About this RNA
Predicted 3D model of a 59-nucleotide RNA (Fluoride riboswitch aptamer (crcB RNA motif)) from a Candidatus Acidiferrales bacterium. The model forms 100% of the base pairs in the Rfam consensus. The prediction has a mean pLDDT of 78. NCBI's taxonomy places the organism under Bacteria, Pseudomonadati, Acidobacteriota, Terriglobia, Candidatus Acidiferrales. Rfam family: Fluoride riboswitch aptamer (crcB RNA motif). Its family is annotated with response to fluoride and positive regulation of gene expression in the Gene Ontology.
RNA sequence: GUCUGUGCCGGGCAUGGAGUCGCCCCUAAUGCUGCAAGGCUGAUGACUCCUACUGCGGA
Numbered sequence: 001g002u003c004u005g006u007g008c009c010g011g012g013c014a015u016g017g018a019g020u021c022g023c024c025c026c027u028a029a030u031g032c033u034g035c036a037a038g039g040c041u042g043a044u045g046a047c048u049c050c051u052a053c054u055g056c057g058g059a
Base pairs, nucleotide, nucleotide: 010025011024012023013022016050017049018048019047020046021045031040032039033038
């Protein structure tokens, strides 16, 4: 590298990616709030790392 055989492979958790764990759904699970217009927080469900953004300080 090629061939053959066997086994396994689901999805979701509001703004980007990865690992681990947790919870949930199987046509559902899929931020909150407001009658509506709209408003609020956050890049996690949680922990860690990266990226973006924001605030403060220093060089």